[in-house]
The prediction has a mean pLDDT of 83. c-di-GMP-I riboswitch aptamer, 83 nucleotides, folded computationally.
């Protein structure tokens, strides 16, 4: 160093749901709480869903802003253990 995974080993992270706060909103922070994850660790590079505004009589459609990293792919980064 690569390549396998979760069984051994020490861990971690934390659905839904609740309180509390913050946002127009999706959603986010904190605290309970576990459904789950072998990267559920970071990143908006590309997609896909979501959300506001504009344009259009509405809807679709389209521009922009924006949420989602536990949607998917991509990059970068890391324990452990076999090989």
């Nucleotide at each position: 160093c690569u390549u396998u995974g979760c069984u051994c080993u020490a861990g971690c992270c934390a659905a839904a749901c609740u309180c509390a706060c913050c946002g127009c909103g999706a959603g986010g922070u904190g605290g309970g709480g576990g459904c789950g994850g072998a990267a559920a660790g970071u990143u908006u590079c590309g997609g896909g869903u979501c959300u506001u505004u504009g344009u259009c009589u509405u809807u679709u459609a389209u521009a922009a802003a924006g949420a989602u990293g536990g949607c998917c792919g991509g990059a970068c980064u890391g324990c452990c253990g076999a090989a």